The prediction has a mean pLDDT of 80. FMN riboswitch aptamer (RFN element) from Roseobacter weihaiensis, 151 nucleotides, folded computationally. The sequence was found by an Rfam model in a public genome assembly. NCBI's taxonomy places the organism under Bacteria, Pseudomonadota, Alphaproteobacteria, Roseobacteraceae, Roseobacter. It matches the Rfam family "FMN riboswitch aptamer (RFN element)". About the family: The RFN element is a highly conserved domain that is found frequently in the 5'-untranslated regions of prokaryotic mRNAs that encode for flavin mononucleotide (FMN) biosynthesis and transport proteins.

[in-house]
RNA sequence: UGCCAUUCUCAGGGCGGGGUGAAACUCCCCACCGGCGGUAUGCAGGGCUUCGACCCUGCGAGCCCGCGAGCGGCCUGUCAAAAGACAGGUGUCAGCAGAUCUGGUGAGACGCCAGAGCCGACGGUCAUAGUCCGGAUGAAAGAGAAUGCGC
Numbered sequence: 001u002g003c004c005a006u007u008c009u010c011a012g013g014g015c016g017g018g019g020u021g022a023a024a025c026u027c028c029c030c031a032c033c034g035g036c037g038g039u040a041u042g043c044a045g046g047g048c049u050u051c052g053a054c055c056c057u058g059c060g061a062g063c064c065c066g067c068g069a070g071c072g073g074c075c076u077g078u079c080a081a082a083a084g085a086c087a088g089g090u091g092u093c094a095g096c097a098g099a100u101c102u103g104g105u106g107a108g109a110c111g112c113c114a115g116a117g118c119c120g121a122c123g124g125u126c127a128u129a130g131u132c133c134g135g136a137u138g139a140a141a142g143a144g145a146a147u148g149c150g151c
Base pairs, nucleotide, nucleotide: 001150002149004148005147006146007145008144009143010142016030017029018028019027031131032130033120034119035067036066037065038064042059043058044057045056046055047054062118063117070096071095072093073090074089075088076087077086078085079084100116101115102114103113104112122134123133124132
């Protein structure tokens, strides 16, 4: 150092106050939260024959590019007269898969500064849920470590 192998560990936050009501952490007003990898004009530290639009290390985006879980689809099997049910597989199925603008600085910004916005699986519920309960003591993007092998 690797499209390598095996094993292990880790891997999500948030309803506080008020209103209405028989009932709401679900509605309304005010709040609160932001997984993983990448990108990097920010921040911190270090470096130099070059002092820069340079190099190295760490951190740095919910709404820029991708990924994940969930729903849905498809395939296979079993059962069924059928409708369909159950189990397993599949992301080379992207259908749902969310959401950003304005001004400033600057060589350069959807990332910095300022301001104003916007978004959030499925099932449940005395009443409609990003924040409650549940599948979930699950799964997983990925992160780290050990051992082995190759270069």